[in-house]
Small-subunit ribosomal RNA from an uncultured bacterium, 1468 nucleotides, folded computationally.
RNAcentral holds the sequence, with entries from Greengenes.
It matches the Rfam family "Bacterial small subunit ribosomal RNA".
RNA sequence: AGAGUUUGAUCAUGGCUCAGGACGAACGCUGGCGGCGUGCCUUAGACAUGCAAGUCGAACGAGGGCUUCGGCCCUAGUGGCGAACGGCGGAGUAAGGCAUAAGCAACGUGCCCCGAAGUCCGGGAUAUACGGUCGAAAGGCCGGGUAAUACCGGAUGUGGUCUUUUUACGGCAUCGUAGUAAGACUGAAGGUUUUUCGCUUCGGGAGCGACUUAUGUGUCAUCAGCUAGUUGGUGGGGUAAUGGCCUACCAAGGCGACGACGACUAGGGGGUCUGAGAGGAUGAUCCCCCCCGAGUGGGACUGAGACACGGCCCACACACCUACGGGUGGCAGCAGUUUGGAAUCUUGCCCAAUGGGGGAAACCCUGAGGCAGCGACGCCGCGUGGAGGAUGAAGGAUUUAGGUUCGUAAACUCCUUUUGCCAGGAAAGACUUAGGACGGUACCUGGCGAAUAAGCCCCGGCUAACUCCGUGCCAGCAGCCGCGGUAAUACGGAGGGGGCAAGCGUUGUCCGGAUUUACUGGGCGUAAAGGGCGCGUAGGCGGUCUGUUAAGCGUGAUGUGAAAUCUCCAGGGCUCAACCCGGAAACUGCAUUGCGAACUGGCAGACUAGAGGAAGGUAGAGGUGAGUGGAAUUCCGAGUGUAACGGUGACAUGUGUAGAUAUUCGGAGGAACACCCAUGGCGAAGGCAGCUCACUGGGCCUUUCCUGACGCUGAGGCGCGAAAGCGUGGGUAGCAAACAGAAUUAGAUACUCUGGUAGUCCACGCCCUAAACGAUGGAUACUAGGCGUCUGGGGUAUCGACCCCCUAGGUGCCGCAGCCAACGCAUUAAGUAUCCCGCCUGGGGAGUACGGCCGCAAGGUUGAAACUCAAAUGAAUUGACGGGACCCCGCACAAGCGGUGGAGCAUGUGGUUUAAUUCGAUACUAACCGAAGAACCUUACCCAGGUUCGACAUCUAGAGAAAGGGUGUGAAAGCACUCCCCCGGCCACAAGCCGGCUCGACGAAACUUGUUGCAUGGCUGUCGUCAGCUCGUGCCGUGAGGUGUUUGGUUAAGUCCAUCAACGAGCGCAACCCUCGUCCUAUGUUGCCAGCGGGUAAAGCCGGGAACUCAUAGGAGACCGCCGGUGUAAGCCGGAGGAAGGUGGGGAUGAUGUCAAGUCAGCAUGGCAGUUACGCCUGGGGCUACACACAUGCUACAAUGGAUGCAACAAAGCGCAGCAAUACCGUGAGGUGGAGCUAAUCGCAAAAAUACAUCCUCAGUUCAGAUAGGAGUCUGCAACUCGACUCCUUGAAGUCGGAAUCGCUAGUAAACGCAGGUCAGCUAUACUGCGUUGAAUACGUUCCCGGGGUUUGUACACACUGCCCGUCAAGUCACCCGAAUUGUCUUCACCCGAAGCCCGUGGCCCAACCGUAAGGAGGGAGCGGUCGAAGGUGGGGGGGGUAAGGGGGACUAAGUCGUAACAAGGUA
Repeated sequence: AGAGUUUGAUCAUGGCUCAGGACGAACGCUGGCGGCGUGCCUUAGACAUGCAAGUCGAACGAGGGCUUCGGCCCUAGUGGCGAACGGCGGAGUAAGGCAUAAGCAACGUGCCCCGAAGUCCGGGAUAUACGGUCGAAAGGCCGGGUAAUACCGGAUGUGGUCUUUUUACGGCAUCGUAGUAAGACUGAAGGUUUUUCGCUUCGGGAGCGACUUAUGUGUCAUCAGCUAGUUGGUGGGGUAAUGGCCUACCAAGGCGACGACGACUAGGGGGUCUGAGAGGAUGAUCCCCCCCGAGUGGGACUGAGACACGGCCCACACACCUACGGGUGGCAGCAGUUUGGAAUCUUGCCCAAUGGGGGAAACCCUGAGGCAGCGACGCCGCGUGGAGGAUGAAGGAUUUAGGUUCGUAAACUCCUUUUGCCAGGAAAGACUUAGGACGGUACCUGGCGAAUAAGCCCCGGCUAACUCCGUGCCAGCAGCCGCGGUAAUACGGAGGGGGCAAGCGUUGUCCGGAUUUACUGGGCGUAAAGGGCGCGUAGGCGGUCUGUUAAGCGUGAUGUGAAAUCUCCAGGGCUCAACCCGGAAACUGCAUUGCGAACUGGCAGACUAGAGGAAGGUAGAGGUGAGUGGAAUUCCGAGUGUAACGGUGACAUGUGUAGAUAUUCGGAGGAACACCCAUGGCGAAGGCAGCUCACUGGGCCUUUCCUGACGCUGAGGCGCGAAAGCGUGGGUAGCAAACAGAAUUAGAUACUCUGGUAGUCCACGCCCUAAACGAUGGAUACUAGGCGUCUGGGGUAUCGACCCCCUAGGUGCCGCAGCCAACGCAUUAAGUAUCCCGCCUGGGGAGUACGGCCGCAAGGUUGAAACUCAAAUGAAUUGACGGGACCCCGCACAAGCGGUGGAGCAUGUGGUUUAAUUCGAUACUAACCGAAGAACCUUACCCAGGUUCGACAUCUAGAGAAAGGGUGUGAAAGCACUCCCCCGGCCACAAGCCGGCUCGACGAAACUUGUUGCAUGGCUGUCGUCAGCUCGUGCCGUGAGGUGUUUGGUUAAGUCCAUCAACGAGCGCAACCCUCGUCCUAUGUUGCCAGCGGGUAAAGCCGGGAACUCAUAGGAGACCGCCGGUGUAAGCCGGAGGAAGGUGGGGAUGAUGUCAAGUCAGCAUGGCAGUUACGCCUGGGGCUACACACAUGCUACAAUGGAUGCAACAAAGCGCAGCAAUACCGUGAGGUGGAGCUAAUCGCAAAAAUACAUCCUCAGUUCAGAUAGGAGUCUGCAACUCGACUCCUUGAAGUCGGAAUCGCUAGUAAACGCAGGUCAGCUAUACUGCGUUGAAUACGUUCCCGGGGUUUGUACACACUGCCCGUCAAGUCACCCGAAUUGUCUUCACCCGAAGCCCGUGGCCCAACCGUAAGGAGGGAGCGGUCGAAGGUGGGGGGGGUAAGGGGGACUAAGUCGUAACAAGGUA
C1' cells in the first nucleotide's frame, strides 16, 4: 500500500466482498509448564446458609466468674464515637448529571491543627437488673428501686448573636472588612491517674461539602409551537445559604428553526480500540476527592453530615414462620444456590502487610485488602530434544513402470537435561518490635532418564500451498466471484504441501481499508444529484482611501489541564519478556494577562470604478382592456345540374334521385390569424403573432450631471406558473378523449376509415404539475481568435443611400489554451477563481406506505421501512443484427431451355412391424449417404448348437513332430476314436545342447463393430474459390481499439493505380502444375501410307517410305505486346495480326476462422466397461417385412414418335482363375469349341441417336410397359425366403401433372449411346469417366436468396432462433390497511386518602423551672386541617400483540395469454 466482482473487451461511476488490528467473548477440535492479568455483557429476576460494623469498663451503675484479696476477666443495658466511610450495581437521569474554566460581597463543617478564655453551684428522673403479668413467637405491659461525660435549673460572659449609634478603608448593584458606644440574649462534664484525655465559648487554618454561571456534552422536524408557579415584582414563610424553593397579592410575561416542547435511546469523564492524521466506535477490569440506586413507591427522624444498602414509619408486590390471634424479611457486600442464557469462578486462608472504625493504650473488628483455588479467557516466556546418520531401508502415495516423493525423516551411534520425578537446603517481603496467610513457596544444590509433552486450519482466484481415488447439478462446498450434470487442484477420503502453534479455526461486535458523508478530502450537461420561474425576510458574504479600536488573529508569560494510561530513556527490579518502579516529555484544552496591528470585524471621516437616479434617444408577437378586418371550414336559403360523392393499401360503414358531390349568389355563426416568418424579436419562467386605439412593465444606447456601497445571494414566506382536469354561467364553426359503426387481424377493447360527446373558446374561481430541458441555479472578475445575424452609437465616404472601419448590448456557428470518464464545453464555459442558495450518496421495494399540510375532487407536497439483488448505470470500442441507408457480386432474380411435385417401377429414409428387421448420417451441409455390389460369406443383428489362454501375437514349466488320411455322431462347428510317426546344426554313433514346428497347466496377457466424436488425433462437410484474414515498426487514443485494410478510380480478385500518418511484410487472389486447342523439332512400332514398285474380289496385304495422321518426349506461342481513342495512372473501348485476345476452355489447388457440424463402425487413441462373455466358432434366419409418409432417380404418357429393314460415323477404357474371334447348334439367353492376345499387334466391340426406305394416323393405340402364367439359360456348395438374363403369353396406372420447387449462360443445356470400378453372379435405372448430335436467352438489378464493402441505430454479445414487458395460475417471505380484541405507557378531571412534616386546638395528661399552695410557664398524646404515595371512576393520547378479510411488493430452470419496449422494433 491494495485486491476480487457489472462488459465480448474498455474507461468511468457505483455498490457488495476480502486481506489488518482489537475483544470481559462464545462455539468446534486439540491441550505440557510457568509468570502477570482477567472472569454474569443476559434477569436492577428470586434467594437457603455463613460471614461483610463495630468499639470504648480510662463515662455509668448492675450482674456473673476468678483471686495469691492487691486486683483481674466477661458482659446485657445507659452513655460516647462510628455506622453518611469502605464495598456493590448502572435501573433511572439528555440535565438537580458529567467535563473544563470561573464565581460565592449568598453558605455549612464532627473528628484534626493553631490561638484566646473558661470548666462553679445544684436538681429530678430512667434503662438493665429484681418482682408480677400478657403472648406460640416476635415482643411487650405493670410495680417499687438505681448511676453517669444521659437529662434539667442557676451563676460566670473572654467572646458570640441581635437592635440602635458612629469611624476608617475597600468594593461588585444589593454591600463587604476592621473598629467604636449603649442595651438585650447566650456555655460547660467529668474520667483516669500523675500528666494527660475530655467538655464549653470564640477567632483562624486545613481538608471536605452546599450553591451559582459560561462553554462543551446523543438521535428524530413524519415532535413546531411550548408555558398559570408559568416570567417578573412586593410582603411573608423556609433553608446553613441565594432563589417561585413555598405562599398571598399585583403585572403579563418567559422560551423557541442558533431547534423550545415532545418522543426514543443513554449514567458522565480520565481513558480504551482503531486510524498516517482528522476522525469513528466505545465507557469491562484500574482511577475520579463525579453522579445516581439499594424489592417498588412515598416520608420524615437522628445527626456535623442521610432523607440513610446490612436504620425507622407507611403503602404495594413477593417470600417465610404461626398455636390463625399475630409476626418476620430484603446478597445491585464476599462466597454460594436457583432461574435466564451461547456464556462468566471457591459456601478457601489471613489480618503478616496497606488502609479504615473504636480505644489513652494493649487490643478488638474489618469478605476493604493481602493471598491461595478454578477457567488456554488474554498477554508474555519456555519446552516437546541436539549432533551425526544413504542399502536413499521397509511401508504409504504416485508413475510415462524407468522412476519420483514422504526423506536425514526413521532405524542406528554419540550427547544434553530446560520441563518432569525423587532427595536436601531455603528466603526477601518486618519495622522502633515478639508476631508471615502466601509457604517448606520462589530460588539453590544433587540424582534419574530422551525420558512426561503437537495440534489446528488451509491448498480454484483474491491468498502462501497439488496430485490420486470416490461421487456424478446427487451428496455437498461457499467471505465475494463461484464449484458439482463421468477425467472436479473448489464436494468426501488419502498422500504430499502451506500457515500458525499450546493453540488453531468459526461465529459475533467495533475501527480500518471506505476519499463510500469528502473539515483535512467528493460531487450535480449525459452516471444519483440545479429548486419550474421571480420578488424578498432572517442569515451568510461584500468596493477604494485615512484614522482609531483590539472582538477575531499572531506572539510571549502565568494558572490549571489529578494519578494511572499512551510516547521516550545506552534508567532500574523480577534469569528475559509480559508485568512493576523511577524520570522526562506530553495531555494539541480552558482561563487570566502583556505586546503587535498586516488581514477580517467594530467606530469615525472621505471617495466614485459597484449600484441607483436625472436628461436625450431607441427596437420589440412584453402585458391588460376595448374595437375592427379579410381568407377558409361548416351550416342555412336560392339558382344551375345529374348520379354519383366520399374514403382507403384495398374495402366498407357514411352522404345522395325527398336531387347530394360539383358550381354561382346571398346569409348565419364560431374559432384561428396564410404570405411577411427568419439557428429574427420580446419576456424571469410558463409563454407571446391579423389590424387599430387606450393604459402599462422591462431592456438597450449616448452624454454629462446627481446620490455615495445604497451591493450579491437568499432558508422560511409571498407571487407567477403550459397542457389536461374541477366548479358556476355563457358559447360551440372546425377539431376531437369517451362512445358507436366499418375495415384489418388468429384475435384487434389499437394503428386506418365514417360519425361523434365532454373538452378545446369567453368570464370568474380553483388546481400547481411537465423531457416546466441548455436535462447546465444566481452574481462578479479574468482567460487566443474567426465568421454570421438583430438593435443602438460613432468615424470615414457620399448630394444621398450603399460600401468600409470602430464600439455597446443581445443571439448563433466554428475553433486555441484549459477542462472532461468519454461524448463534448470552450468570453452565452462544462476553463481559472470568489460568494450565496438548492440537491446527491448502489439497484429494486418507491416517489410507494403511514403521519402532517394544501385541495371541491382528481390529486399535490413532505417522505420511510421490512424484504430482496450483486449488481443497476454513463460514455466510448469491436462485432452481430435491423420489416435503416448506400455501393457491388453470384443461374440470386429476370429472360430462356429441360425437369421434379401427379403415374408405374428402382433405390434410400422415416414410421410401423418383427425373435432380429445391426449401426451410423437428420435444415441448407441426412435421405442411389458410409455401401466401388447383403442369397452363404460379408454381418456388426436374432434363434439354436458349441467353446474358454481362446480365431490372433509374445513369454514360460512340460510334452511331442507337425501336416495329412480315415471312422462314428452331428445341421455344421465341434466332440470322440484311429492310422502315420519328426526335421536341421554341433557330433563317428549314442547321450546331451541349440534352432525350427506342433500341443500345452497356472499366469502375464489376448479379444470387444461395447460406451464416450461433448476427452482426442487424423480426415471430411459447410459458409466459399467468397476476397478476405493478419503481423512488425511508426502514429493517434487514459483504454478497449484505431490507422495501415479508409477515400477516388479500376478489377474476377485487399487485382492494380492515385492520394493519404503511415511504411513494409505474411496467409489468401493471380501465376508456377496437369489437360484440351496451333505450330516446330526428335523418334517411327504394334500406329501411318503422299510419292515409287509388287499384289488382291477387296484390304498398308507386301517391298519400302518418314511426308501426313497419330503416339511419346522436348520446345515455341499471348504479354493489353502493336495501332487508334480515352484516362494523371491503373485500366477500359475498338482494331490489326493470330490456332488462340484480354483469366483462351477445363482440372488440381480451399486463407484466418465458424458450426462442442460429421466420424471412437475405416484407422489411431485417453478414460470407463465386459472377461466360461459384451470374446470366439458354426447352422439357419434377418438386414429384402409393409396400412403409410418423404427424398433421389428410371421409364413413359407418344407422330420432332413407334415398329421393321438397310447403311454410316466415335472417344475413353478393360482383359490370363481373363478377354475370346472365325466356325457349328439354339427363336433367344446361351452352348460346343478354341485361333489370337500378358495387348497402339488379339479380343470385349454391335456404338446409339442419325440418314434412307416401308408400315402405323391420334387411338389408352403397332403408345406405354407394370403385373402375372408358363418354359428356359447362366453364375454359384446353394438362387425357397432372396439373383440376373431369355422366349411365348398377359398388357395395369399413365393422355404432360395442384400448391410448390430444381438444374443450366456454349461445345453449355437437352438428347444419344460407350466404357470402367466393385464383382462368382447380380438388384447399376446408381456412381465415375468417354465421346456423338447440339440449342434458346440474359432488357436489366426493382424484388426473393446468399455473399463482400461503407455508414447509421441498438437495451443484442449463447450475438434477432437475440433481448424483453404485463395480466393470469402455483409456492414462499416480509410489509400496508383492517371490524374487533388484548395487555402496556402516558396525560387530564374527579373521588378516596396511609405514613409523615407543617399549622390549629376545647377538653385530657405531664418529674425537673417559678410558686407555700392554688396555679403558671412549657411539653405531650389525641383531634381537626393543607399537602400527600398507592388505589378507584371516567375521558384523551402514544407505541405494541392477535386477527376474518382486503391490497400491492419481492423471489422462485423449463406453466398460460399475448408482443408493449430495444433496429424506423414493424403506428418513432